[in-house]
Context: one part of a larger RNA
RNA sequence: UUGGGCGUAAAGGGCGCGUAGGUGGGAUGGUCAGUCAGUGGUGCAAGCCUAGGGCUCAACUUUAGGAUUGCCAUUGAUACUGCCAUUCUUGAAUUCGGAAGAGGAAAGUGGAAUUCCUGGUGUAGCGGUGAAAUGCGUAGAUAUCAGGAAGAACACCGGUGGCGAAGGCGGCUUUCUGGUCCGAUACUGACACUGAGGCGCGAAAGCGUGGGGAGCGAACAGGAUUAGAUACCCUGGUAGUCCACGCUGUAAACGAUGGGCACUAGGUGUUGGGCGAUUAGCUCAGCGCCGGAGCAAGCGCAUUAAGUGCCCCGCCUGGGGAGUACGAUCGCAAGAUUGAAACUC
Repeated sequence: UUGGGCGUAAAGGGCGCGUAGGUGGGAUGGUCAGUCAGUGGUGCAAGCCUAGGGCUCAACUUUAGGAUUGCCAUUGAUACUGCCAUUCUUGAAUUCGGAAGAGGAAAGUGGAAUUCCUGGUGUAGCGGUGAAAUGCGUAGAUAUCAGGAAGAACACCGGUGGCGAAGGCGGCUUUCUGGUCCGAUACUGACACUGAGGCGCGAAAGCGUGGGGAGCGAACAGGAUUAGAUACCCUGGUAGUCCACGCUGUAAACGAUGGGCACUAGGUGUUGGGCGAUUAGCUCAGCGCCGGAGCAAGCGCAUUAAGUGCCCCGCCUGGGGAGUACGAUCGCAAGAUUGAAACUC
């Protein structure tokens, strides 16, 4: 490189928007670039292949033919592809009327709980564990009542419930705002799909500046356990966790399953619509479970495919060395991205 692959063996980019590119619905006409056919030229010789000849055979040599899969010219064909023109509505988008939702951003606000502070009642313990101890407490703790302060998270509802491209999103109210679904008519008329680069979003931890700091809690200290115990358990506790702005750009970022379109038995639950003799049922969109053909090494997947096909992108190519070194780019740093080789089995 070809081929073969990518749920779990190596392999789907964390996710989106989108540039170039690739691919692209129905009809008619034109063109004849691709495509196909005929003819001509060329495709050196040697070599190669086939059939003969010559050295006693063979190697070798010689003759004829083929091949030389190509290129050029020319004459045609017009189904398909391309290009040009006209047109269509089913793909796509818009319009109108409805619907559900923890989708996003900002502001405001509520109660329970926790801790702390003040005061009252009250007295010797509390706390913690397998058992203890460190710790707290006669300077009055724990318990209990009243008042106050603070920060963070939102019990019940809550649900293989919902929404979002992914990360993710959960008290309540308001404002601003994105997407989706259903029904109906009209309108545009292929405007589409994918998407190298690029741009944006991106859990947690971490970083910068400034706030905040109740609870929890890396590090750290102490008490236990133990042969030891730099742990598991306990008492404390700093960063952090929270907010604003900026950076980082990674995760088992997982459905370990890229996106789009079409087709291919069923059964059942559920969410949101529509139709309905509003009960049955039918239908559209989504989320689950089971299961047939088919697929699969097996496990399993199975109209939400890992089935059957087409289009586009990403990625893999024995284990280790190694996601390392070097270089480059990005970053304040931590580091991230790109990414080898020697050697070895």